[in-house]
Molecule: THF (Tetrahydrofolate) riboswitch aptamer
RNA sequence: CAUAGAGUAGUAAAGACGCGUCAAGUGUUGCAAAAUGGGAUGUCGUUUGCAAACGAAAGGAUUUUCCUGCGGUGUCUUUACGCGUCCGCUAUC
Numbered sequence: 001c002a003u004a005g006a007g008u009a010g011u012a013a014a015g016a017c018g019c020g021u022c023a024a025g026u027g028u029u030g031c032a033a034a035a036u037g038g039g040a041u042g043u044c045g046u047u048u049g050c051a052a053a054c055g056a057a058a059g060g061a062u063u064u065u066c067c068u069g070c071g072g073u074g075u076c077u078u079u080a081c082g083c084g085u086c087c088g089c090u091a092u093c
Base pairs, nucleotide, nucleotide: 002092003091004090005089010081011080012079013078014077015076016075017074018073019071020070021069028052029051030050031049032048033047034046038087039086040085041084042083058068059067060066061065
């Protein structure tokens, strides 16, 4: 020098443990902010705060509770996927 590869945010599925079902959460819109392969830049995406509108699946039992469900539900684990350009890193030559 060349070739190949790894790694972010995060996404999906499965499992476990919870929360709600007396409606929080999730989802939608607007505004603001933040973090986003090791570095630079940038796109997509993500997260947080505030505001607004919308809004749900319960059933049963031995009823302070439990069971079966339900929620575009939370966390964790595993698996799969997962940076455009330049530099860097790893391997080979």